[in-house]
RNA sequence: GCGGAUGGCCGGGUGACCGCGGGGGCACGCCCCCGAGGAAAGUCCGGACUCCAUGAGGCAACGGUGCCGGGUAACGCCCGGCGGGGGUAACCCCAGGGAAAGCGCAACAGAGAACAGACCGCCUGUGCCAGUCACAGGUAAGGGUGAAACGGUGGGGUAAGAGCCCACCGGGGGGCUGGCAACAGACCCCGCAUGGCAAGCCCCACCGGGAGCAAUGCCGAAUAGGGACCUCGUGCCGGCAACGGCAGCGCCGCCUUGCGCCAGAAGGUCCGGGUUGGCAGCUUGACGCACGCAGUAAUGCGCUGCGCAGAGGAAUGGUCAUCCAGAGGGGCAACCCUUGGACAGAAUCCGGCUUACAGGCCAUCCGCGUGU
Numbered sequence: 001g002c003g004g005a006u007g008g009c010c011g012g013g014u015g016a017c018c019g020c021g022g023g024g025g026c027a028c029g030c031c032c033c034c035g036a037g038g039a040a041a042g043u044c045c046g047g048a049c050u051c052c053a054u055g056a057g058g059c060a061a062c063g064g065u066g067c068c069g070g071g072u073a074a075c076g077c078c079c080g081g082c083g084g085g086g087g088u089a090a091c092c093c094c095a096g097g098g099a100a101a102g103c104g105c106a107a108c109a110g111a112g113a114a115c116a117g118a119c120c121g122c123c124u125g126u127g128c129c130a131g132u133c134a135c136a137g138g139u140a141a142g143g144g145u146g147a148a149a150c151g152g153u154g155g156g157g158u159a160a161g162a163g164c165c166c167a168c169c170g171g172g173g174g175g176c177u178g179g180c181a182a183c184a185g186a187c188c189c190c191g192c193a194u195g196g197c198a199a200g201c202c203c204c205a206c207c208g209g210g211a212g213c214a215a216u217g218c219c220g221a222a223u224a225g226g227g228a229c230c231u232c233g234u235g236c237c238g239g240c241a242a243c244g245g246c247a248g249c250g251c252c253g254c255c256u257u258g259c260g261c262c263a264g265a266a267g268g269u270c271c272g273g274g275u276u277g278g279c280a281g282c283u284u285g286a287c288g289c290a291c292g293c294a295g296u297a298a299u300g301c302g303c304u305g306c307g308c309a310g311a312g313g314a315a316u317g318g319u320c321a322u323c324c325a326g327a328g329g330g331g332c333a334a335c336c337c338u339u340g341g342a343c344a345g346a347a348u349c350c351g352g353c354u355u356a357c358a359g360g361c362c363a364u365c366c367g368c369g370u371g372u
Stems, first nucleotide, its partner, number of pairs: 001368010012323007020035006037343001041354002044352005049212004055257005062208005067081005082096001083094004097203002102201002104197002119143002121139007151169006170192001171190004176185003216280004226271006234247005248261004287307004291302004324341001326339005
């Protein structure tokens, strides 16, 4: 200097005038303070909060996650590792438990696609002395088909071949060492149970009630205190009675246990009518930033400091001037002219993930080249 990788930041500044929403003060004219993001987006996860359901425990159904350890309120998220893949590397990616429980799938091509197979070949014998051809037998090392062909390379052996035998690699088993672990290493034994897909069904482990701020609560007002239907109605025994026991029914998709069996208006279903008003919820938190300590890190702890939109059809803006990042042109330069600033707007609030983003800046790492 060029190329690449990872992480982070900004994404307009200043002034004047005018105009909005919230809070506070007030002498009720006015004054002060605050006011849209890194994604506010998608609505994909997890919660806080509110209401409903659920007596308790277990099982089933349905859904979610899927290596190990840690973080977190929690998660399908984050951090650190392990294993696998890509890349020269920095680094990036993985829907990462089980294929020896069972079922299923792989078009076409091909001899043959899972406990398979002989198309071209190779070898031996016969017909025929040889060649060719045909038949019989052996073979799966070579070639071909295919996304993939029942271990790989090399050697020995053989009629030709084949883990047939051997060495190494691969695979399976064993204990030893290191590590919390996932796993890794060296050693020993075995010619060896031998393809893929579980982001196909399935098996295993763990987790999981429903709805959502249009949740919910209060006040006011109004109509037709409207209409129809349904459920719980118990039975037997003991007892003077209170009460107790058993059966039945319900709470529940099933089981165990427990509770209830009240006719009072308790619950439920459908049809119809009225109310489209106001207030609260509503923004101080698992909060943000800075600093210190612990930790590889995610993160946690601390104390001090600084900071904080709350609308209600929806505020956070408009105009003018000027400076400037960038781009193009002119110019030796100073400088001049033109143009011009991305994605995008809070709505109950947080923690994540994913997607979009003009232009600019910073830091670290890897590779290549060159100079000192």